[in-house]
Context: one part of a larger RNA
Molecule: small-subunit ribosomal RNA, central domain
Organism: Nitzschia sp. IriSs06
RNA sequence: UUGGGCGUAAAGCGUUUGUAGGUUGUUUGAUAAGUCCAUUGUUAAAUCUUAAAGCUUAACUUUAAACACGUGAUCGAAACUAACAGACUAAGAGUAUGGUAAAGGUAAAAGAAAUUUUUGGAGUAACGGUAAAAUGUGCAGAUACUAAGAGGAAGAGCAGUGGCGAAAGCAUUUUACUGGGCUUUAAUACUGACAUUUAGAAACGAAAGCUAUGGUAGCAAAUGGGAUUAGAUACCCCAGUAGUCUUAGCUGUAAACGAUGGUUACUAUUUGCUGAAUAUUAUAUUUUAUGCAGUGUUGAAGCUAACGCAUUAAGUAUCCCGCCUGGGAAGUACGCUCGCAAGAGUAAAACUC
Numbered sequence: 001u002u003g004g005g006c007g008u009a010a011a012g013c014g015u016u017u018g019u020a021g022g023u024u025g026u027u028u029g030a031u032a033a034g035u036c037c038a039u040u041g042u043u044a045a046a047u048c049u050u051a052a053a054g055c056u057u058a059a060c061u062u063u064a065a066a067c068a069c070g071u072g073a074u075c076g077a078a079a080c081u082a083a084c085a086g087a088c089u090a091a092g093a094g095u096a097u098g099g100u101a102a103a104g105g106u107a108a109a110a111g112a113a114a115u116u117u118u119u120g121g122a123g124u125a126a127c128g129g130u131a132a133a134a135u136g137u138g139c140a141g142a143u144a145c146u147a148a149g150a151g152g153a154a155g156a157g158c159a160g161u162g163g164c165g166a167a168a169g170c171a172u173u174u175u176a177c178u179g180g181g182c183u184u185u186a187a188u189a190c191u192g193a194c195a196u197u198u199a200g201a202a203a204c205g206a207a208a209g210c211u212a213u214g215g216u217a218g219c220a221a222a223u224g225g226g227a228u229u230a231g232a233u234a235c236c237c238c239a240g241u242a243g244u245c246u247u248a249g250c251u252g253u254a255a256a257c258g259a260u261g262g263u264u265a266c267u268a269u270u271u272g273c274u275g276a277a278u279a280u281u282a283u284a285u286u287u288u289a290u291g292c293a294g295u296g297u298u299g300a301a302g303c304u305a306a307c308g309c310a311u312u313a314a315g316u317a318u319c320c321c322g323c324c325u326g327g328g329a330a331g332u333a334c335g336c337u338c339g340c341a342a343g344a345g346u347a348a349a350a351c352u353c
Stems, first nucleotide, its partner, number of pairs: 004324003007307002012321001014204004021197003025088005031082001033081002035077002038074005049065006092194001093191005098183003104178007116150006126137002163170002209250004214245001218244002223239004261320002264317003271296005277290003302309002326353003335346004
């Protein structure tokens, strides 16, 4: 390489957009590149195969016949693929108007509780903390109570295997701007295959970290102190700086997980929830049914090494991409690209078992 795989054994890029490339609905015509048929040239000899012959036999040798893949030329075929010229639409995909649910995104404004802190009132000896203590706070009046003010961060209950988003992620309220979904029997109109996947490329991408600016209530790496202990660079306690927050950039990684790439089609059921639609019932927003779009559960066939998966497949198939090939050395070295740095991406071998 062929073959076999990728939920948990090695293996699905963190996610999306999308170029080249691969793959491709129905139908008519003409073409004949692929494809197929026939004839013919070539495909050295030896070898191999078959039938004879010759050495006493065999091996061996000789003669004759047969011989694949491929490839050139010529006469044809037209189902499929292809390219060309047209046509179709209930179809795959999309556009316009209407309807509709939602923590989808960005910006601005508003408001309540709590922690901390400042000032005032009233008040006296403790408070705090732990398994127990101590460090710590307090007669310079604390803690507890109360009134007013300041400031920052986070959004209790409602809250739900509920919703939205490509993923990361998104929750107080209001306003402005803005993206996507669902609804094709809500009607109609339109485009007419415009689709799918996607190397390279581009965009987004938690937390931590970095640069600069502001901010800093609480929490809290580092650090200091008190305990514990043989020791305690920890677990517990008292403090506490970066950071956490904002704005503008960088970084580009996570158990970025459903550890499960995307599209399309097909294949028993059970029972919840969300959304819109249609019909039905009933009355004051309710009942029931149906097929959809999502999100859970049970489970047959089938699959699986088993666990389990099971119309949201890990079943049955198609197309495209990514990735794997014994353990360690190693996701490391070297080189290159990117980065302010930290580092990231790409990515071996010797040696060893």